[in-house]
Predicted 3D model of a 117-nucleotide RNA (SAM riboswitch aptamer (S box leader)) from Aneurinibacillus migulanus. The organism belongs to Aneurinibacillus, within Bacteria. Its mean pLDDT, the model's own confidence on a scale to 100, is 79. The RNAcentral record of the sequence draws on Rfam and Ribocentre.
RNA sequence: UUCUUAUCAAGAGCGGCAGAGGGACUGGCCCGAUGAAGCCCGGCAACCCCAUUACCUUUAUUAAAAGGGAGGAAGGUGCCAAAUCCAGCAGGAUAGUAUAAGCCUGAGAGAUAAGAA
Numbered sequence: 001u002u003c004u005u006a007u008c009a010a011g012a013g014c015g016g017c018a019g020a021g022g023g024a025c026u027g028g029c030c031c032g033a034u035g036a037a038g039c040c041c042g043g044c045a046a047c048c049c050c051a052u053u054a055c056c057u058u059u060a061u062u063a064a065a066a067g068g069g070a071g072g073a074a075g076g077u078g079c080c081a082a083a084u085c086c087a088g089c090a091g092g093a094u095a096g097u098a099u100a101a102g103c104c105u106g107a108g109a110g111a112u113a114a115g116a117a
Stems, first nucleotide, its partner, number of pairs: 001117008013041001015040003021031003025088004042080003047076002049072002052069001055068005084109001089106004
C1' cells in the first nucleotide's frame, strides 16, 4: 500500500510546555489569543489482550476442548468539540405545477482494530 471482517448517536482534564492554526478531501457550517496544531502528563473505551470459580451451546468424558458470555485493564493499538459536525452518489415517502429545503434507507468516501497478501 492492497484485500477481508467488525465497529463508527455512548465515553474521556478548569493540568504543563508551546504559540496559529484546526475539524481527511470538496462545498457548507463551525472550533481557535477566554489560546489551534504538536509534545508531556492525565483520562475514556475495551479491537487485540488477560483471566475464567459462575452461566449457555457443541464435542468429548480419566482429565477436558472449542465457541459464546458476565469479569479485568498489566501489555499492543486507538480515541478524548459538534453523529464519521452536515452534505457530496442512488432510491423512497411526504408535499407539489416544478425545483429547493427538511425526513428515511442503502451505497460510496473516510477513520479505527484484527487478520491476510